The part of an RNA shown here (small-subunit ribosomal RNA, 5' domain) has 545 nucleotides and comes from a metagenome. RNAcentral holds the full RNA, with entries from SILVA.
Context: one part of a larger RNA
RNA sequence: GAACGAACGCUGGCGGCGUGGAUAAGACAUGCAAGUCGAGCGGGAGCUGUCAUGUAGCAAUAUGUGGCAGUUCUAGCGGCGAAAGGGUGCGUAACACGUGGGUAAUCUACCGUAAAGUUCGGAAUAACCCGCCGAAAGGCGAGCUAAUGCCGAAUGUGGCUCCUCGGGGGCAUCCCUGAUGAGCUGAAGCUGGGGACCGCAAGGCCUGGCGCUUUACGAUGAGCCCGCGGCCUAUCAGCUAGAUGGUGGGGUAACGGCCUACCAUGGCUACGACGGGUAGCUGGUCUGAGAGGACGAUCAGCCACACUGGAACUGAGACACGGUCCAGACACCUACGGGUGGCAGCAGUCGAGAAUCUUUCACAAUGGGCGAAAGCCUGAUGGAGCGACGCCGCGUGGGGGAUGAAUGGCUUCGGUCCGUAAACCCCUGUCAUUCGUGAGCAAUGCGUUUCGUUGAAUAGGCGGAACGUUGAUAGUUCGAAAGAGGAAGGGACGGCUAACUCUGUGCCAGCAGCCGCGGUAAUACAGAGGUCCCAAGCGUUGUUC
Repeated sequence: GAACGAACGCUGGCGGCGUGGAUAAGACAUGCAAGUCGAGCGGGAGCUGUCAUGUAGCAAUAUGUGGCAGUUCUAGCGGCGAAAGGGUGCGUAACACGUGGGUAAUCUACCGUAAAGUUCGGAAUAACCCGCCGAAAGGCGAGCUAAUGCCGAAUGUGGCUCCUCGGGGGCAUCCCUGAUGAGCUGAAGCUGGGGACCGCAAGGCCUGGCGCUUUACGAUGAGCCCGCGGCCUAUCAGCUAGAUGGUGGGGUAACGGCCUACCAUGGCUACGACGGGUAGCUGGUCUGAGAGGACGAUCAGCCACACUGGAACUGAGACACGGUCCAGACACCUACGGGUGGCAGCAGUCGAGAAUCUUUCACAAUGGGCGAAAGCCUGAUGGAGCGACGCCGCGUGGGGGAUGAAUGGCUUCGGUCCGUAAACCCCUGUCAUUCGUGAGCAAUGCGUUUCGUUGAAUAGGCGGAACGUUGAUAGUUCGAAAGAGGAAGGGACGGCUAACUCUGUGCCAGCAGCCGCGGUAAUACAGAGGUCCCAAGCGUUGUUC
């Protein structure tokens, strides 16, 4: 000199863009952060219309029950999602990461392309109803019922396994492909429209959409293996028994001591094994002319973790932050028998700390989940709020104005400095204030009309056009009005180092980055005037180069 996720002191007008728990991976009150589908299913509740009927009444009417049609909501079963997104950096010196390869050792829901199919049956169970237990959390028994839930059978285009016979290729094990034979292996429905024909009707039949089953390829994502690379320590020199290899078996999507039985005795190490310390890694960031050095906040990729330790279940995918089970610590409820919880999600509280924000708005945009869609959910995200924490920009006025006013400071008492500075005159109108106006973030989707295509069709599907509708931010930009009005401080002044005098103090009080100042004229302490530097900041401290 530069830099910072900074802190502290004094001061503080506005805006834009960033950024903000670095310490206790300490403990957490409260609210929200993962739902959605009624076009998979049976119920339940409400509303509307209509028909039948009961009761009261002479009647109008009031009130109840049942059927049909329409519509809205939904606890439960079922499907998909919840493994993404979001947080943190405890652990980890490791194939964790980076980079380059391998998989002839593998899997991949949803999505795309292509092919083939989607038949016939069965048994349950939640909801519901009844009974019981419990303070609660919740649980037990009996009875009924549905499905795209579960199970059986058929169908084999295909796929898998095995035998036999070929063709091609490679990298030891092998891979791709053709043919004959044998065995095994699959499914579920929902919904829109309709001219002939059949049918009393439902429907058959025709034509679409979404699903379901099997297979191949792709895409995406992941698993596993290997070469090389990146901390300190020898005041750590030897380490190792599933340890190193083999055979048989098991296990996995898959290779493998991954596991197991037996056999052999290997394997690593001064090119640093083993041990100890520290640490998430990288793209990058800071500095520097560079080479290097230091760091790894924000943003992006990967990894690890989710109160602590362990385990598996479900599933395409987890050994699962807002799932389950066990153990532990902690906290809460309790009728003392027993239960409940997990902010390293967003806000917020306490604590420790020099120190780090609102218990905000919206799904309008982008993206995600579900859904045919409308839509619903989304503390992701988009915004606003707070903090000069940082960077950048703007302003705090401009011109004229000498009697060189007054106060103040210095003085050799003549004067001189502050100083055109002020007052005063003439202007301007940035920002802030007030009033008007209204662009863009809006594309979709949906509704109406319409064109093309598929189709028997004016249904429906697919593609396109016109008009209408959708804004949290925010009345943000722009225009006008008024009035210099609302807006300057901090540090330094002995040398390094730009900037000097007076007064007070008297080795005292104090200053100080280094040298050093202070013991009666201190440019070094304290105050004042003046000057210098920077400026909405200026200094100090800490850390890095």